Predicted 3D model of a 1605-nucleotide part of an RNA (large-subunit ribosomal RNA, half A) from an Armatimonadota bacterium. The sequence was found in a public genome assembly. The source organism's lineage runs through Bacteria, Bacillati and Armatimonadota.

Context: one part of a larger RNA
RNA sequence: GGCUUCUGGGGAAUGCCUAGGGGUGACGUGCCGAUGAAGGACGUGCCAAGCGACGAUAUGCCGUAAGGAGCCGCAAGCAGGCUAUGAUCUACGGAUUUCCGAAUGGGGCAACCCGGCAGGGGUUAUACCCUGUCAUCUCGAAAGAGAAGGGAACGAGGGGAACUGAAACAUCUAAGUACCCUCAGGAAGAGAAAGCAUACGCGAUUACCUUAGUAGCGGCGAGCGAAUGGGUAACAGCCUAAACCGAAGACUAUGUUUUCGGUGUCGUGGGGUCGACUUAAUCUUUAAUGAUAAAGUAUCGGUCUAGUUAAUUGGAAGCUGCCUGGAAAGGCACACCGUAGAGGGUGAGAGUCCCGUACGAUUUAGUUAUACUGAGCUUCAGUCGAUACCCGAGUACCACGGGACACGAGGAACCUUGUGGGAAUCUGGGAGGACCACCUCCUAAGGCUAAAUACGCGUCACCACCGAUAGUGCACUAGUACCGUGAGGGAAAGGUGAAAAGCACCCCGGGAGGGGAGUGAAACAGAACCUGAAACCAGAAAGCCUACAAACAGUCAGAGCCCGCAAGGGUGAUGGCGUGCCUUUUGCAUAAUGACCCGACGAGUUACUGGCAGUGGCCGCUUAAGGUGUUCCGCACCGCAGGCUAAGCGAAAGCGAGUUCGAAUAGAGCGUCAUGUUGCUGUCAGUAGACCCGAAACCGCGUGAUCUACCCAUGGUCAGGGGGAAGCGGGGGUAAAAGCCCGUGGACGCCCGAACCAGUUUACGUUGAAGAGUGCUUGGAUGAACUGUGGGUAGUCUGGUGAAAUGCCAAUCGAACGCGGAGAUAGCUGGUUCUCCUCGAAAUGCAUUGAGGUGCAGCCUCAUCCGUUCCGUAUCGCAGGUAGAGCACUGAAUGAUCUAAGGGCCUUCCCAGGUUACUGAAGUCAAUCAAACUCCGAAUGGCGAUACGCUAGAGGAUGGGAGUGAGACUAUGGGGGAUAAGCUUCAUAGUCGAAAGGGAAACAGCCCAGACCUCCAGCUAAGGUCCCUAAAGAUAGACUCAGUGUAAAAGGAUGUGGGAGUGCAUUGACAACCAGGAUGUUGGCUUAGAAGCAGCCACCAUUUAAAGAGUGCGUAACAGCUUACUGGUCGAUGUGUUCCUGCGCCGAUAAUGUAUGGGGGCUUAAGUCUAUUACCGAAGCUGAGGGAUGUCCUUUUAGGACAUCGGUAGAGGAGCGUUGUGUGCGCAGUGACGCGGCAGGUGGAAACCUGCGUGGAGUACACACAAGUGAGAAUGUCGGGAUAAGUAGCGAGAAGACGGGUGAGAAUCCCGUCCGCCGAUAAUCUAAGGUUUCAUAAGGAAGGCUCGUCCUCUUAUGUUUAGUCGGUCCUAAGGUGAGGCCGCAUGGCGUAACCGAUGGCUGUCACGUUGAUAUUCGUGAACCAGUGUUAGAUGUUGAAUGCACGGGGACAUUUCCUUGGGGUUAACAGCAGUGUUGGUUUACUGCUACGGAGCUUGCUCCGGUUGUUAGCGAAGAGGGGAUCGAGAAAAGCCAGUGCAGGAGUCUAUCACUGACCGUACCGCAAACCGACACAGGUAGAUAGGUAGAGAAUACCGAGGCGUGC
Repeated sequence: GGCUUCUGGGGAAUGCCUAGGGGUGACGUGCCGAUGAAGGACGUGCCAAGCGACGAUAUGCCGUAAGGAGCCGCAAGCAGGCUAUGAUCUACGGAUUUCCGAAUGGGGCAACCCGGCAGGGGUUAUACCCUGUCAUCUCGAAAGAGAAGGGAACGAGGGGAACUGAAACAUCUAAGUACCCUCAGGAAGAGAAAGCAUACGCGAUUACCUUAGUAGCGGCGAGCGAAUGGGUAACAGCCUAAACCGAAGACUAUGUUUUCGGUGUCGUGGGGUCGACUUAAUCUUUAAUGAUAAAGUAUCGGUCUAGUUAAUUGGAAGCUGCCUGGAAAGGCACACCGUAGAGGGUGAGAGUCCCGUACGAUUUAGUUAUACUGAGCUUCAGUCGAUACCCGAGUACCACGGGACACGAGGAACCUUGUGGGAAUCUGGGAGGACCACCUCCUAAGGCUAAAUACGCGUCACCACCGAUAGUGCACUAGUACCGUGAGGGAAAGGUGAAAAGCACCCCGGGAGGGGAGUGAAACAGAACCUGAAACCAGAAAGCCUACAAACAGUCAGAGCCCGCAAGGGUGAUGGCGUGCCUUUUGCAUAAUGACCCGACGAGUUACUGGCAGUGGCCGCUUAAGGUGUUCCGCACCGCAGGCUAAGCGAAAGCGAGUUCGAAUAGAGCGUCAUGUUGCUGUCAGUAGACCCGAAACCGCGUGAUCUACCCAUGGUCAGGGGGAAGCGGGGGUAAAAGCCCGUGGACGCCCGAACCAGUUUACGUUGAAGAGUGCUUGGAUGAACUGUGGGUAGUCUGGUGAAAUGCCAAUCGAACGCGGAGAUAGCUGGUUCUCCUCGAAAUGCAUUGAGGUGCAGCCUCAUCCGUUCCGUAUCGCAGGUAGAGCACUGAAUGAUCUAAGGGCCUUCCCAGGUUACUGAAGUCAAUCAAACUCCGAAUGGCGAUACGCUAGAGGAUGGGAGUGAGACUAUGGGGGAUAAGCUUCAUAGUCGAAAGGGAAACAGCCCAGACCUCCAGCUAAGGUCCCUAAAGAUAGACUCAGUGUAAAAGGAUGUGGGAGUGCAUUGACAACCAGGAUGUUGGCUUAGAAGCAGCCACCAUUUAAAGAGUGCGUAACAGCUUACUGGUCGAUGUGUUCCUGCGCCGAUAAUGUAUGGGGGCUUAAGUCUAUUACCGAAGCUGAGGGAUGUCCUUUUAGGACAUCGGUAGAGGAGCGUUGUGUGCGCAGUGACGCGGCAGGUGGAAACCUGCGUGGAGUACACACAAGUGAGAAUGUCGGGAUAAGUAGCGAGAAGACGGGUGAGAAUCCCGUCCGCCGAUAAUCUAAGGUUUCAUAAGGAAGGCUCGUCCUCUUAUGUUUAGUCGGUCCUAAGGUGAGGCCGCAUGGCGUAACCGAUGGCUGUCACGUUGAUAUUCGUGAACCAGUGUUAGAUGUUGAAUGCACGGGGACAUUUCCUUGGGGUUAACAGCAGUGUUGGUUUACUGCUACGGAGCUUGCUCCGGUUGUUAGCGAAGAGGGGAUCGAGAAAAGCCAGUGCAGGAGUCUAUCACUGACCGUACCGCAAACCGACACAGGUAGAUAGGUAGAGAAUACCGAGGCGUGC
């Protein structure tokens, strides 16, 4: 170190629980607000941070009622109180109710500031305080009244999307949805027919069921979708305008008109007026009438009764016995009550212990209903006739353009209205789906109206709803913490115990923590607290194994060791075999995807409508809404409105077991010859988000210019040096000029260069110091410069801004962000959870805006039916034009021959001719070629018939359910390609796909062979038999020598074996040896020479056995050697040569290392060929045992026979488990669920059971039912835990060291001494921002990148003092905005006015003091405004004050110059006098009181103080020049005039008053903005010395630091 066991830690799963959620039903109830709401801020407690309660009367006050003993909330505790004189608590009524908020006196950055008036308090008086009142709009003459604002859903109206669907998209859809706006109520809206209809008509509206997915609408696509009628719920009807009459008022007056009153209100039309008539309820009076009675009432009251409701209250029966136990309610036994055995609690299961429950009681205050009653209000004649007065006007109606009606312009009515035209009055009008006629219905252009309906809230009850990752986002201080500028987003987090009995006391320790003791049933229930799983971690714990070993980690065999009585278990040397899982694929160990590990959560659901199957009811079936009864849910019964069916055919009229077409009686089509309907279950489809997760986008409404872009207003900043324009002055110069020189001058998007701004190159950084920086370097740096504060411009009908880069608009920009439509859509990717059994595909055709999708067909499965139809073989018959072959056709194509024709040459005036080694048609002969040639022509295959075989998961039909439509390789036949491809594309077959086993070393597709399970049995296939490695060192015969075997071509080669032919050969071959190899002649020519042998020509002849006018070597040329040729020796189954063939050789070169047999190795093969025998060899076959499925058989209990059982997508069948429910039956403190391990048991699997431990309260089984029902993967979600790893890092390289102190402990805290660093800052002040960080004391868990005694941390207690500083006053940009103008709404603009600093105005200084404040406190000395007092002055010949006019306030940039007034201890006062400063340095002079040192008695040095001269010299004030960009407003203030006003005002003295808010601390930073104690960013003021031009740079001062390893 590995495996196993044990014991712990860690963590928070599981189980149990519930305080909180989610639903359903019943009942009740539904607005609040100027009498100040909703919602908040701030306060109120002895102690008080949070929640709740309350409001300065503050954890509460008063009254009434009820109640009757404790109480002072959650929430303990200390202290202190209240209560029988009735508290707390409960109900009802009242009082109080700060400030903000519609917010309303004015203002404002909500919870703050500032007023006016009246009254009151207070003061001598001002100041200050209290109470009341003061907004705007509408109506109104006024008095006065009303409005506003809020509210979750529901309602009405005004505006009104897009994604999406249509497989694209535009009409259409989504949808009048989302959203915005306005307004109302407890409901709203609608509503008493100018309606619907066509009957024997109905009779306001609303809602439900149905009619009906019908009629219709519709790129007639996707889709949209009524009405009438019927059944229910609930029911309710009324008022005006006008005609006519009258009164009052006005006026343009015999009339007109306004207001009021009467009358009047309808569709068999009504009313008015006139006339007639009939009824009728009375009295009285007047100028007009009024009162009573009656009827009604939807308004406001009262009373009775009944119901109901709050607080309240009565309410039976075991304080029974014994047992167990910590505890009894459990068990056993005996009782009791019950109109109460619902439920909860009590130390475990309680009818009789407690709260309750059934059933009752009580009063108050409401409410509902009925009845009665009061007030108010309304109504209270009709008939007949005449008359023709009235009956709702920019209306009806018409035209055009829209909208809305289910209805998209359509034949388009009806409703509505933007524009234009424009009636009538009942003899009038409208409607009945264009329009007309007839008929029928109704009476518009005014209004009101309960209930049935929608939604919420409260109470009660209930749940086959959840049980802490669930259920609301929230069981808990949750819309909290936290994030964001903002709109907005948005968590985690439950459990001690029956009771705190929450561990007295002792010990260790600084503490934390622990050990004892004690409590308790239990402390491994100790607050990090029930149970306490897994990952992960630990142990000097135990057993076995382990340091030559190659490993998907297992499995089979297995020695040894250990434990155990045994059964058995742990370990495992060694050997055999063996490339994870998922997904996606033709195909994955793949180096293709996904997963670090563990736990929990995590995906085909539900509703409606259909199809099919199964299973019930009925025979015609069935109810819907609703109702009745009853009830805990629920159930039962009514309810036939409606639906399906019972008859079809036809376009229809229509006819009908038939009908339509037709002349038809023909024929054909569709029907008839029965099987419906309604529940439940399963499965599939459609519509809905529809299996889950996932876009980029589109649209609506809001939020953002604290970043950044530009603009507006108002402020600020820019060390120093250099160049030297114009102009001017002077000097020359000129006729005068010009020009030149010198000086002056100080222009400039000038130059160099800090601050400041920018960001050029490079390095570093890249899990940073930093979500853009650092170092060096670099660009601009008086300008188109930079910068502060306050404002403006806004997001898609193409916004803003842009010195323009598609740049920027809050770390986001080719269209910001937030929320919503919304679960957009996704033909795409990923994921999709228990088991067993049976069958089992496809990767093809056609079509497709189609190609990775889909539809139909093909192939699979299940059910029902048919019953050999399938298939195979044989025979017979039939069709065919492929392979092959052929050249007869069509073409191609070679040679020869033949010759027409043409060309060349010759001849030629022409005609004609000759010739040709040129070309050459057609023909002939010979030999050829073809996918698109065929005179021919198979095999196989195909069709049909018959016979036989076969009975097979063969075949066929109908119906339900699919999947597949990416295929791959091998062989054969082809096409494409290069007769390339592991290429591509067809056909036929096989295998893989979806197939394991054996072989091919390894190796989806090749060879053999198809795995139901078991066996330490047998036989074989392919392939093998020397060893690895099972089986032959087998047999017989050949070949090969190359390690060929164990890669390869053209080509090459006396390798070797076999075969065939041919030449020579005993008349002697081949080879070797001996000998000859001559002569004419040196052939001729050529040549310097050429003699066989440089070259050319010729190549004869002779002698011979034979010998070339010469085969090679050689010479300058000869010579010489040799050869052909001949003879001899030798003596052959010989010797040459050619062809075919077996096996070999060469050709043969690559990168880590043999590496082309799998290795050792093999030559007497273990190589190759032939033949033979034996053996091995698989999950094949057989044998033995077992299981399942199907068929058949039988005695139908059970068994037998036969066959079958690889499997992806997929179809079908049967089960296991989880949560809950019902019924039954149990178990449980003598120990349930859960958890743990197990050496126990069962089943075919999912799984289940027993025993032991832990644990401490629930839970099992059987049969049914209902589902949030099963996880390993989704870069899944949440939580926990590993790994890397004790690794990187510990955040500027300004630096520490020592001593002392404190302390349990010191590198880090404090003190001291040295050292170092900054010093135009790392110092000091101050704005913004932060908001207590400040000070003191104590502490050390956490925070602090280490430590810590320390802190900017924690706890406690303190700290900020103002007439003069700032705000408060004034106005700018801009904002708000009375009236006003404009606009669908919300709203936009804007006058007066107001707000609004970054500007204007403005009265205090010095010193001292605290732990923390100071221009604030103290001291001293001042000033400003006001009040009073005293004195004076002035004022009706007109004070204060106000208004108007005026002045002033009041302004650029740049540059230069002048001055030195006042002041010098400040402000301040004064200007009569005196003086002229300040700082710094140097130099010098003088004085030296004082102190010190030294020396000396002269004086010198140092320190200190003071002065003088010279130089330098800021702010401030004043002035000049130059330039063009021409440079705020208002108030305070000043003087005067005018007007108003009508009595005070001014100066001085003394005294008094002066409120409110800010004030701590940080502030280039550890306190602000950057997630951090972060190398970044952050406006302004002061800013010393030496060197230097300088604020550069270097070193120093004051002061501050050494940067938290």